[in-house]
Context: one part of a larger RNA
RNA sequence: UGACGGGGGCCCGCACAAGCGGUGGAGCAUGUGGUUUAAUUCGACGCAACGCGCAGAACCUUACCUGGGUUAGAAACGGCAGGAAUUUGGGUGAAAACUCGAAGUGCUCUUCGGAGAACCUGUUGCUAGGUGCUGCAUGGCUGUCGUCAGCUCGUGUCGUGAGAUGUUGGGUUAAGUCCCGCAACGAGCGCAACCCCUGUUGCUAGUUGCCAGCAUUAAGUUGGUGCACUCUAGCAAGACUGCCGGUGGUUAAGCCGGAGGAAGGUGGGGAUGACGUCAAGUCCUCAUGGCCCUUAUGUCCAGGGCUACACACGUGCUACAAUGGGAGGUACAAAGGGCUGCGAGCUCGCGAGGGCAAGCGAAUCCCAAAAAACCUUCCUCAGUACGGAUAAGAGUCUGCAACUCGACUCUUUGAAGGUGGAAUCGCUAGUAAUCCCUGAUCAGCAGGCAGGGGUGAAUACGUUCCCGGGCCUUGUACA
Repeated sequence: UGACGGGGGCCCGCACAAGCGGUGGAGCAUGUGGUUUAAUUCGACGCAACGCGCAGAACCUUACCUGGGUUAGAAACGGCAGGAAUUUGGGUGAAAACUCGAAGUGCUCUUCGGAGAACCUGUUGCUAGGUGCUGCAUGGCUGUCGUCAGCUCGUGUCGUGAGAUGUUGGGUUAAGUCCCGCAACGAGCGCAACCCCUGUUGCUAGUUGCCAGCAUUAAGUUGGUGCACUCUAGCAAGACUGCCGGUGGUUAAGCCGGAGGAAGGUGGGGAUGACGUCAAGUCCUCAUGGCCCUUAUGUCCAGGGCUACACACGUGCUACAAUGGGAGGUACAAAGGGCUGCGAGCUCGCGAGGGCAAGCGAAUCCCAAAAAACCUUCCUCAGUACGGAUAAGAGUCUGCAACUCGACUCUUUGAAGGUGGAAUCGCUAGUAAUCCCUGAUCAGCAGGCAGGGGUGAAUACGUUCCCGGGCCUUGUACA
């Protein structure tokens, strides 16, 4: 100087407390451990591994296993030889591949002999290839402490020196934020602001959007008038403790209350992550040193596996019901996506879907029904008209192909489950809870993920205690 303390002081944070809803019990989904297996590819392991890499394992993916092939190779460049390229038929085979044919003769130059360019095949040379090992050799990227308020430097001063000072102190703040004081005076990286979205208003613009007044219609549907309104999307304005009162040992920083205002003291949300810590994670994104393989640890193919199942854990979904379940009726979104696409409408089917097919490269058309809510009605506390697992049968769609191993539909079947032990998680407001919608990935497949809106609470006395963190100080046989 740090680090540590079941030392002290001060201060923060859904840290506790006050509340609301969960997890832990059940069934299922998913990840992991374990076990099994020819293989169940690999990585990730307290917080910070475990719906994580995987924004989507039937083949492919795929790295694993079994078997069948191949060895200048699946790819690039050069030399030589042959053939145009290309299209297509047969045989063997699971395919990869091997093999036998058929058609075909282009472009440029030409002395019509041929030569050249491109492409294909064979051979040869310099090369390849490796998701093999080492993340404790590395780059890059990322997590975490933590959006915590810290981390440093120059000069000066003090100290033999390590170092100190500044950065400590008194106030204050979300903040090393600002003020005052001070052997310090300044500065840098962080904080804040500058950026984006959102909340208010004005201006500009008016189609595909809008409709106050006119006509018309089932309907802004259409016509004309129009851009007032809504909206769209560009430019501005607006908030600064600016104003008033109180308070502040200081005419300070600030704090409390008020006015005006759409918004008030960082308005709300996002992006943004200092010096560093964990030899944290990643050699399987990529790059890369070293080591290893080179008729194999490379490479091609078929099938299987990653989907196994006594069990254990994490994360979720659905429930256990009446604030509910069933039937019928009737409203109100936002944000997205669409040409190998979204597909209205008509029609067939109980349905998943099928057939025909308008419109739309989309403020125009489509996906599209929002759902909870509301109204009417049935059920009346029961393992039930709750719950839907499991199972049987029959189908639909995608796709060479749904056996291992897809999603969905219909009929039947109806399991556990009556609110969950110890323990444990999230959340302070348009939040929790609850309800639907969309998108990426994607042929198909979403209980996951990323977004969007609808309805919409309760509670916070307080900081004694638990956890984490910041500053000062103290002890130390630790570095």

Model confidence (mean pLDDT): 82 of 100. This is a predicted structure of a 479-nucleotide part of an RNA (small-subunit ribosomal RNA, 3' major domain) from a metagenome. The full RNA is in RNAcentral, with records from SILVA.